[in-house]
RNA sequence: GAGUCGGCCGGGCCACCGCCGCGAAGCGAUUCGGGGAGGAAAGUCCGGGCUCCGCAGGGCAGGACGCUGGGUAAUCCCCAGGAAGGGCGACCUUCGGACAGCGCCACAGAAAGCAAACCGCCCCCCUCGGGGGGUAAGGGUGAAACGGUAGGGUAAGAGCCUACCAGAUGCCGCGGCGACGCGGCAUGCUCGGCAUACCCCGUCUGGAGCAAGACCAAAUAGGGAAGGAGGCUGGCCCGGCCCAUCCUUCCGGGUAGGUUGCUUGAGGGUGCGGGCAACCGCACUCCUAGAGGAAUGGUGGCCUCAUGCGCCCGCGCAUGACAGAACCCGGCUUACAGGCCGACUC
Numbered sequence: 001g002a003g004u005c006g007g008c009c010g011g012g013c014c015a016c017c018g019c020c021g022c023g024a025a026g027c028g029a030u031u032c033g034g035g036g037a038g039g040a041a042a043g044u045c046c047g048g049g050c051u052c053c054g055c056a057g058g059g060c061a062g063g064a065c066g067c068u069g070g071g072u073a074a075u076c077c078c079c080a081g082g083a084a085g086g087g088c089g090a091c092c093u094u095c096g097g098a099c100a101g102c103g104c105c106a107c108a109g110a111a112a113g114c115a116a117a118c119c120g121c122c123c124c125c126c127u128c129g130g131g132g133g134g135u136a137a138g139g140g141u142g143a144a145a146c147g148g149u150a151g152g153g154u155a156a157g158a159g160c161c162u163a164c165c166a167g168a169u170g171c172c173g174c175g176g177c178g179a180c181g182c183g184g185c186a187u188g189c190u191c192g193g194c195a196u197a198c199c200c201c202g203u204c205u206g207g208a209g210c211a212a213g214a215c216c217a218a219a220u221a222g223g224g225a226a227g228g229a230g231g232c233u234g235g236c237c238c239g240g241c242c243c244a245u246c247c248u249u250c251c252g253g254g255u256a257g258g259u260u261g262c263u264u265g266a267g268g269g270u271g272c273g274g275g276c277a278a279c280c281g282c283a284c285u286c287c288u289a290g291a292g293g294a295a296u297g298g299u300g301g302c303c304u305c306a307u308g309c310g311c312c313c314g315c316g317c318a319u320g321a322c323a324g325a326a327c328c329c330g331g332c333u334u335a336c337a338g339g340c341c342g343a344c345u346c
Base pairs, nucleotide, nucleotide: 001346002345003344004343005342006341007340008339009338011303012302013301014300015299016298017297019036020035022033023032024031025030038322042333043332045331046330047329048328049327050209051208052207053206062205063204064203065202066201067081068080069079070078071077082095083094084093085092086091096200097199101198103194104193105192118139119138120135121134122133123132124131125130126129147165148164149163150162151161152160166190167189168187169186170185171184172183173182174181175180213260214259215258216257223251224250225249226248227247228246229245230242231241232240233239267286268285269284270283271282272281273280274279305320306319307318308317309316310315311314
């Protein structure tokens, strides 16, 4: 100088005026004290707590995930490892199955999956230019064309045969919890890619969400019950029946509104111990927003950092990122002016 990986900060102090909760005093007006956004509060992409929905138990369908071992309340997250690929390297990326079936492989090319003859090469035939057959060694096409080199062989060729190299498959041994690694033997076996095409295998999975849910509860209208007035039956009373209407009393449901859920939690910090680590255990310590048509703001002073401009050269002026709680946590992803730290590579 160029890079790789990881972590952290996101201006500080003070005064005044406001806003939203909390506590205390006061009959009250009010006064006093104390608290008030983030590393992502965001996207709502995963996982969990909590709540309700018939039991949320089994199965089908559907969906998600997918190397191995571990962590966790749980995960598509994290840690450690394995293999393959990329990079000089630090390091980064990816991850079940393509001999279960079924399908696809654009363009080009003769041929794209078990066969295939366009040119070339070799043999044969004939009326000179064609026809028949053999051949995957050579040319050409393509992202991809069925191992490589040498020799033998042949009409020309070809794992057709041989040696060596590379790979595949099967078996055995050793190491590892395992993914897998190392080694040996045999077989000329040489076998293409895509599962983000359907599919197969394994694991997980009921749905809706704090506008969940719980409680209190008007006015008006309406519902139910009882009694009275009223109507029917009846000569009258008792009794029985009716309830469109009026009056009285009672009951229950819902709406407006209010309260709750609501913030102390799988919580933060420090130390010790276990573990390679993620993480776990123990002890001590801290309390840190709870709105709801939704507070968290404004002004001023001093200091500080970065950038730009100006000049009297150490002062003045200007600007300062992404963004903003809404039941709560654990992750992931995305945005971000500027700054700091650590480890490592060339």

Record summary: The RNA shown here (Bacterial RNase P class A) has 346 nucleotides and comes from uncultured Desulfovibrio sp. The model forms 94% of the base pairs in the Rfam consensus. Taxonomically the source falls in Desulfovibrio (Bacteria, Thermodesulfobacteriota, Desulfovibrionia, Desulfovibrionales). The sequence is in RNAcentral, with records from MGnify. Its Rfam family is "Bacterial RNase P class A". It is annotated as a ribozyme.